[in-house]
Context: one part of a larger RNA
RNA sequence: CUCUCUCUAAGGAACUCGGCAAAAUAGCCUCGUAACUUUGGGAGAAGGGGUACCUCUUCACAUCACAAAGGGGGUCGCAGCGCUCGUGCGACUUUUUACCAAAAACACAGGUCUCCGCAAAGUUGUAAGACAAUGUAUGGGGGCUGACGCCUGCCCAGUGCCGGAAGGUCAAGGAAGUUGGUGACCUGAUGACAAGGGAGACGGCAACCGAACCCCCGGUGAAUGGCGGCCGUAACUAUAAUGGUCCUAAGGUAGUGAAAUUGCUUUUCGGGUAAGUUUCAGCCCGCAUGAAAGGCGUAAUAAUCUGGGAACUAUCUUAGAGAGAGGCUCA
Numbered sequence: 001c002u003c004u005c006u007c008u009a010a011g012g013a014a015c016u017c018g019g020c021a022a023a024a025u026a027g028c029c030u031c032g033u034a035a036c037u038u039u040g041g042g043a044g045a046a047g048g049g050g051u052a053c054c055u056c057u058u059c060a061c062a063u064c065a066c067a068a069a070g071g072g073g074g075u076c077g078c079a080g081c082g083c084u085c086g087u088g089c090g091a092c093u094u095u096u097u098a099c100c101a102a103a104a105a106c107a108c109a110g111g112u113c114u115c116c117g118c119a120a121a122g123u124u125g126u127a128a129g130a131c132a133a134u135g136u137a138u139g140g141g142g143g144c145u146g147a148c149g150c151c152u153g154c155c156c157a158g159u160g161c162c163g164g165a166a167g168g169u170c171a172a173g174g175a176a177g178u179u180g181g182u183g184a185c186c187u188g189a190u191g192a193c194a195a196g197g198g199a200g201a202c203g204g205c206a207a208c209c210g211a212a213c214c215c216c217c218g219g220u221g222a223a224u225g226g227c228g229g230c231c232g233u234a235a236c237u238a239u240a241a242u243g244g245u246c247c248u249a250a251g252g253u254a255g256u257g258a259a260a261u262u263g264c265u266u267u268u269c270g271g272g273u274a275a276g277u278u279u280c281a282g283c284c285c286g287c288a289u290g291a292a293a294g295g296c297g298u299a300a301u302a303a304u305c306u307g308g309g310a311a312c313u314a315u316c317u318u319a320g321a322g323a324g325a326g327g328c329u330c331a
């Protein structure tokens, strides 16, 4: 010097990104215990007092004994949650990145939509088959949301899905017809050829018939999604309940809001501090909130995030002393 510990005057978070680390609290008995609340909780809330061992001693019940409780004196020092006031987020218990993340992420009960009538839908396999299920809609599969409370607005124009079937479009296939080469055979007085006719088979084109899809017509938002601009107007000023106009499928309702969302921004007002880019409570001018990609509340809950407080301390002012282990130096 490094590590693991012990103690420390005065102060007590001045340290630091941050009370990280340490200290503090602590078991049992007893008194006492707030807001809030889903009436279960919160709660061991908080906050007080006592305590072990030895010895002496006291008391009701008719008596005795034991236990328990209490009183006086003396001695020792073991064991043992830190607490509180706010905010955000997720309701909760639970799960997760074995070896850098335990969380606000996943799951969850509950909600809702949708598919499926059983040889079910769905999944798997080339198939036989298997699972679903030795189940049968109070069942099974899939999607979204995520306890509970109050709620969940407008838009079906686009996309998707469902339904419809008049019309348009449209395949294989069928097919009247038309056309190409080929061509048995016939005719050619026949010995031979040209020219002509020609069934058949093989092709090309094709009127017409021809399902669904698509076009079309409706519906559907807890489907995918979307939810405006400009100009003026009131008896100070300011603002605009109100008016005009353009566009749209419809122009953001209730809530909430500088927010896990706010760039400008350390917005602004108030609280907290001597001093506060954080924090809490308001305002609303929401760059770019908003209703099951749920909105807003919410008791309980958390090795969760964030701000304050009392207590406590070597975190610090600022170092010092001690114990043990290692290192180093010398022998």
Base pairs, nucleotide, nucleotide: 001326002325003324004323005322006321007320008319010317011316014315019312027051028050029049030048031047036041038147052075053074054073055072056071057070058069083309084308085307086306088304090301095105110145111144112143113142114141115140116139122131123130124129148297149296150295151294153227154226155225158224159223160220161219162218163217164216167215168214173209174208177205178204179203180202182200185197186196228246229245230244231243232242255289256286268282270280271279
Large-subunit ribosomal RNA, domain IV from Capsicum annuum var. glabriusculum, 331 nucleotides, folded computationally.
The RNAcentral record of the full RNA draws on SILVA.
Lineage of the source: Eukaryota > Streptophytina > asterids > Solanaceae > Capsicum annuum.
Rfam family: Bacterial large subunit ribosomal RNA.
Model confidence (mean pLDDT): 81 of 100.